[in-house]
Predicted 3D model of a 1529-nucleotide RNA (small-subunit ribosomal RNA) from a Pseudomonadota bacterium. Model confidence (mean pLDDT): 82 of 100. Taxonomically the source falls in Pseudomonadota (Bacteria, Pseudomonadati).

RNA sequence: UUUUUUAAGAGUUUGAUCCUGGCUCAGGAUGAACGCUAGCGGUGUGCCUAAGAUAUGCAAGUCGAGCGACCCCGCAUUUUGCGGGGUUAGCGGCGGACGGCUGAGUAACACGUCCGAACCUACCCUAAUCAGGAGGAUAACUUACCGAAAGGUGAGCUAAUACUCCAUAGUCCCCGCCUUUGGCGGGGUAAAGGGCGUAACUGCUCGGAUUAGGAUGGGCGGGCGGCCUAUCAGGUAGUUGGUAGGGUAACGGCCUACCAAGCCAAUGAUGGGUAGCUGAUCUUACGAGGAUGGUCAGCCAGAGGGGCACUGAGACACGGGCCUCAGCCCUACGGGGCGCAGCAAUUAGGAAUCGUUGGCAAUGGGCGAAAGCCUGACCACGCGACACCGCGUGCGGGAAGAAGCUCUUCGGAGCGUAAACCGCUGUGGCAGGGGAAGAAGUCCCGCAUAUUGCGGGGUUGACGGUACUCUGCUAGAAAGGGGUCGCUAACUGCGUGCCAGCAGCGGCGGUAAUACGUGGACCCCAAGCGUUAUCCGGUGUUACUGGGCGUAAAGGGUGUGUAGGCGGUUUAUCAGGUUGACUCUAAAAUUUCUUUGCUCAACAAAGAAACUGGAGUCAAUACCGAUAAACUAGAGCCUUCUUUAAGGAAACUGGAAUUGGUGGAGGAGCAGUGAAAUGCGUUGAUACCACCAAGAACACCAGAGGCGAAGGCGAGUUUCUAGAAGAAGGCUGACGCUGAGACACGAAAGCUAGGGGAGCGAACCGGAUUAGAGACCCGGGUAGUCCUAGCCGUAAACGAUGCUUGCUAGCUAUCUUUACUAAGUAACCUAACUUUCUUAGGUAACUUAGAGGAGAUGGCGAAGCUAACGCGUUAAGCAAGCCGCCUGGGGAGUACGGCCGCAAGGCUGAAACUCAAAGGAAUUGGCGGGGAGACACACAACUAGUGAGGCAUGUGGUUCAAUUCGACACGAACCGAAGCACCUCACCAGGGCUUGACAUGAUAGGCGUUUAGGGCCACGAAAGUGGACACCGACCCCGCUUUGCGGGGACCUAUCACAGCUGCUGCAUGGCUGUCGUCAGUUCGUUCCGUGAGGAGUGCCCUUAAGUGGGACAACGAACGCAACCCUCGUCCUCUGUUAAAUCUGUCAGAGGAGACUGCCCCGCAAUUUGCGGGGAGGAAGGUGAGGCAGACGUCAAGUCAGCACGGCGCUUAUGCCCUGGGCGACACACAUGCGACAAUGGAUCGGACAAAGGGUUGCGAACCCGCAAGGGGGAGCUAAUCUCAAAAACCGAUCCUCAGUGGGGAUUGAGGUCUGAAACUCGACCUCAUGAACAUGGAAUUAGUAGUAAUCGCGGAUCAGCUAUGCCGCGGUGAAUACGUUCUUGUCUCUUACACACACUGCCCGUCAAGCCAACAAAGUCAGCAGUAUCUGAACCCCGCCUUUGGCGGGGGAAGAUAAGGCUGGCGAUGGGGACUAAGUCGUAACAAGGUACCCGUUCUGGAAGGAGUGGGUGAAUCACCUCCUUU
Repeated sequence: UUUUUUAAGAGUUUGAUCCUGGCUCAGGAUGAACGCUAGCGGUGUGCCUAAGAUAUGCAAGUCGAGCGACCCCGCAUUUUGCGGGGUUAGCGGCGGACGGCUGAGUAACACGUCCGAACCUACCCUAAUCAGGAGGAUAACUUACCGAAAGGUGAGCUAAUACUCCAUAGUCCCCGCCUUUGGCGGGGUAAAGGGCGUAACUGCUCGGAUUAGGAUGGGCGGGCGGCCUAUCAGGUAGUUGGUAGGGUAACGGCCUACCAAGCCAAUGAUGGGUAGCUGAUCUUACGAGGAUGGUCAGCCAGAGGGGCACUGAGACACGGGCCUCAGCCCUACGGGGCGCAGCAAUUAGGAAUCGUUGGCAAUGGGCGAAAGCCUGACCACGCGACACCGCGUGCGGGAAGAAGCUCUUCGGAGCGUAAACCGCUGUGGCAGGGGAAGAAGUCCCGCAUAUUGCGGGGUUGACGGUACUCUGCUAGAAAGGGGUCGCUAACUGCGUGCCAGCAGCGGCGGUAAUACGUGGACCCCAAGCGUUAUCCGGUGUUACUGGGCGUAAAGGGUGUGUAGGCGGUUUAUCAGGUUGACUCUAAAAUUUCUUUGCUCAACAAAGAAACUGGAGUCAAUACCGAUAAACUAGAGCCUUCUUUAAGGAAACUGGAAUUGGUGGAGGAGCAGUGAAAUGCGUUGAUACCACCAAGAACACCAGAGGCGAAGGCGAGUUUCUAGAAGAAGGCUGACGCUGAGACACGAAAGCUAGGGGAGCGAACCGGAUUAGAGACCCGGGUAGUCCUAGCCGUAAACGAUGCUUGCUAGCUAUCUUUACUAAGUAACCUAACUUUCUUAGGUAACUUAGAGGAGAUGGCGAAGCUAACGCGUUAAGCAAGCCGCCUGGGGAGUACGGCCGCAAGGCUGAAACUCAAAGGAAUUGGCGGGGAGACACACAACUAGUGAGGCAUGUGGUUCAAUUCGACACGAACCGAAGCACCUCACCAGGGCUUGACAUGAUAGGCGUUUAGGGCCACGAAAGUGGACACCGACCCCGCUUUGCGGGGACCUAUCACAGCUGCUGCAUGGCUGUCGUCAGUUCGUUCCGUGAGGAGUGCCCUUAAGUGGGACAACGAACGCAACCCUCGUCCUCUGUUAAAUCUGUCAGAGGAGACUGCCCCGCAAUUUGCGGGGAGGAAGGUGAGGCAGACGUCAAGUCAGCACGGCGCUUAUGCCCUGGGCGACACACAUGCGACAAUGGAUCGGACAAAGGGUUGCGAACCCGCAAGGGGGAGCUAAUCUCAAAAACCGAUCCUCAGUGGGGAUUGAGGUCUGAAACUCGACCUCAUGAACAUGGAAUUAGUAGUAAUCGCGGAUCAGCUAUGCCGCGGUGAAUACGUUCUUGUCUCUUACACACACUGCCCGUCAAGCCAACAAAGUCAGCAGUAUCUGAACCCCGCCUUUGGCGGGGGAAGAUAAGGCUGGCGAUGGGGACUAAGUCGUAACAAGGUACCCGUUCUGGAAGGAGUGGGUGAAUCACCUCCUUU
């Protein structure tokens, strides 16, 4: 440079949003386990726990060509002898130090890697040399004895490649000398034979000895690398070094003696915890990392725990020894034996891990000359879906689609070409044939050679008659698991009903559950599928790659400064870092690539690459570094000139005020509060005057002004003292920045000691407030506040912003200072003039102004940054250096430990457990005992009431057999109900019916001398039941063979489907309604702003009843609402004309039009407009003329299943239906709505006048007559502008009553009547007579009304037989008062602000107490473990010494044990104090709004508790005013 490959997110905090941040999921992996299931094969793999204990068998032997012995055979022989074969206990040699197993210990030169020097190395290889002679034993064996055994002892015999001695001695070892890579001299150390073969020697071969070298293996030293903990900070006496000696294969404190006092450690010594290390494995972007170290390979360590040596080339030795401890076994009780962490196997433990198999055929190992023997190494087979890989469980056809199952809108749909059925194939299975490779060697013979080779022959396979292959038959044996709310692919029915249960997270389940259980269907994977556990990933959530710290967790309270880290410019040198080239190494296996071999794959083999590492050599020199030299821009120092200030310390001084005291004068209160009281005061207070005393603090100046590192600093003067800034000049020459530890300073409170004490003032004592008030308010008041000396060391110690340096637009303000320019002032100098005055110039000083510079402090803002808010040259921008700190919330800044402190306490600082969030900023709402504006009979003003009494009606409660049900703040309560004696009726008691009181359909029967119906009898309260019948008595349609027959309908009987339900759910619903509210709001399209939720539009100013209209504007338009259109009333016009005796007219009625729009004029307000106010003209009406109808988006799970409809559920001889009677009307009481009163503006009696709107044929009912009356008789008229109800009443006139429970008031009660109705007892209305209660204007509280309104007066109607109507709906008559105004109350709208609320203030939420449960802490003690210290005892064994030497004695070490005092760790622990959690416990109300006393931080005191108070601090407080600043105009 090119090419290729390569990185994914989601759910969950909120009403919604963005961010921070944790939790969880999808992936891969495993020596796994568990659940369900399971056809075959290949390749791997299999005690992770108890390094617990082990029965049994096997795992290391071999050599007779080292030796003796014994047995057999042959030959020869008198015997001795010779030869062959066999056995192997012993002596002897080699091997048992390899192989195999395990990971306890070990944080170490144990491992990895790279180096090094003072070493050894059997067997093997190479080279050289040597091998002469002699001797004494001993096991075996024999014999005797002891012992249960294991075994042992004595005596005797014997061999060797066993052992000993002599000789020999080189390049080997030691010593000495010299000319020291070497030479010479002296001394010393060796040995073993066996076999073959020969007539014999020679020979061949295997051994033996010495030396040198090699190879292999091992020992030792060093650099570097890889765990946690500082709540382990100091460790170390053989310790560090030296000298001498000992010891070792070898260096060395490895050991000993002496000398010195060192050595290690913040770059983490020492201690504690954990752990075999590595190649590698898993994961990941086969990035960086993280985790792991099983199988395979390398190293280490161990062999029941601990110690020790022997032998040997090699061990301090898994299948050797000695001792000790623990355990087990045998025993004749005297004594002995044992070590599976070898292969199998057993047992225990555990969630869990295999056969007491075959074979040495192959590979490898030991011995042997060899044959061969041995080999649980190994090769094979077996068991386990434990893992990976491969194959199969069929393939093709087959219905508009069987049965069955499931769902259904009942039409159908799905399972589904799926099955059946037809055809085909044979992986596999079964049967039968064939049948390997893995075998190389070795033995024998022959030939050639002599390292061996060639030829021929024989022989060797556990696996295994296996793999493989051929033939025949057979679709036949062979599919499950998990899931289906989202993440996450896949949906329905039934059951259940916050139960049973699910759940990885969110969460699901309280009667319509795609989330529980089950059926069907579907989805995913598949001989497996899920679950659990663990690791990595996702998680950039520890951030090296690659994070942060204003408000989310996070800047140390501040400075000085040590180590450390980082560091200006130039030159030279070096070459440590750095870079390059080369070399060595980085075991193999693994991973990657390319091939190859098993039919493929897994697996295996070959080659390559890689192993990013370590070391060395050479080179380069930009940068870092080192050394040397220089520089001045950083930094510092000095001088001169200045300037500045609440910088610090000490001393002295001052005035105002307060309190106290003394004196005077005075005379009743003072003080205090929301209002009071406690308190002070006639013993004279307060207020006033004078004087005196004391302590503390320093008004005005004063300012977001100044100084200081921070804390902090404020009267004045003096003394001492630190710093900063500017101007000019000089000097040093990087001296710098930061800063872990360390040191110093450090508000307030608090502590110690001594002073002081005026005011204030925790605690405390009173008074109030309150349900309480341990508070807020008030009166007192002690510590304290002040000073001196010393502690404490913390704060919201804040700019919630570490220090330093550089860079990156501006505008504006304040403070300090300064050079320049200009002007001025007085002084001085010079010159001129001069007695002086004066004039000109200049100097420095001072003042003012200008445009600048530097430093400091504020505000607004470009770019940029930020989650946003905001920051923005005083950065939170862009960069660099260093330090501190953070990693979910709670537990907790707590416990334990340590350090500091007199104490209070501070610093350091966890875990268990628990939650799925906690949090930041901003948004929309809602809310506030926040603010601003506006409106409404909301208040105020006025009128009349309610609330007291009586009655009516409704409700609650109570009662009852039942008092049916519903409605409950406003928005239930004269409401559903526009009519409860029966009915209504749903309730109660009793009596009855069961296809039913009612509908549809089916089956069977009946249907003209009778089973319709009627009538009759009995019972009965009726409903109904039963009976008799010589009583009456049937209908419609069609057809035919017509006084009749047949069929159908209707009707009846029986049966079956079904009817029926005012039974439940208004929280499953429709419809309708109430309410906010006739309030002015609610939205959309496009566009713009914002990451986004959202915003603008709809905000602002003015205006309106109004989001009504106007102006301006990042908005422009539009919709639903407002208004208008509609109806009634008011005026006029036109037309029509039943009735009113007739005519006319029309005030009357109906229908249709006109009219009003701030349209016109004047004045004022308003920037203009819209409009508002005042007045005028005209008009019936004047500013929406009055009233109605009409109710936006939505809210309240508001009301109604009992008006109706309707899903689901429930009842079915009853929760249905019928009947009689009762009840809905009860009555201590409470509430609500009304009526009529309490009188003289009245009551009574008499007379007189004036309406509107309605009703009427099952009706209204006139005149007239009777009755005191209700009413009765009567019946004209009227289907209504005709007749009638119908009299209007208040009013007017007259008379009586005269302030009284009265002639007010009429309740209650008695008696007698009338009317309706089958029926007025419970329970109707009305009439007459009699009776004549409470009540004399109504407490707290509360309602309605703004004009034809309130008040008052009558009239009508609906429902209805009658009526409980004083209710409801209408009609007219008479007809007021008041509104200053918006402070307050209630409600509503808009803007703004705070919020921890969003079920939205009836919100949220804190702490004690009580209950349950959980984990941890402390705790008298108790138990266990670990590592040491001191003393004592002390085995095997080692060292030293001595002696009478196969041995004994003494001394020193030594495992272990005992004793003693401690240390550390852990278990349990009465009890104690806190913590976490737990739908509906108790007490309060602390916080969130100004949370009702703003909150919070530190500290002190105090209180049941939240908490309160004092003191200092912060704003992370609202509101108002002022000041200042900025922006805009």